RNA sequence: GGCGAAAUUGUGUAAUGGUAGCACAAUAGUCUCAUGAUCUAUUAGUUCAGGUUCAAGUCCUGAUUUCGCUA
Numbered sequence: 001g002g003c004g005a006a007a008u009u010g011u012g013u014a015a016u017g018g019u020a021g022c023a024c025a026a027u028a029g030u031c032u033c034a035u036g037a038u039c040u041a042u043u044a045g046u047u048c049a050g051g052u053u054c055a056a057g058u059c060c061u062g063a064u065u066u067c068g069c070u071a
Stems, first nucleotide, its partner, number of pairs: 001070007010024004018054001026042004047063005
C1' cells in the first nucleotide's frame, strides 16, 4: 500500500428496520451482633458526522480507533 472485520452502561455480551436486553460490577435498602451470602430497588449505554425511512444499534456514504490477512 491492498482487502476484510469490529466499536452498545464501569466490564463482558445480545438485539428480524418497530419498547436497547442479560450477566457481573457500583449505589441504596432488607437480613445479620458484625462481615459475607440472599432478596428488593436504583443509576448508567449504541465511536463520530451526514443520508434514506413514518421509524435506524441495524440500511447507505465518509471519518476515527483497534484487530486480522496479504505484499
Predicted 3D model of a 71-nucleotide RNA (transfer RNA) from Turbinellus floccosus. Model confidence (mean pLDDT): 81 of 100. The source organism's lineage runs through Eukaryota, Fungi, Agaricomycetes, Phallomycetidae and Turbinellus. The RNAcentral record of the sequence draws on ENA.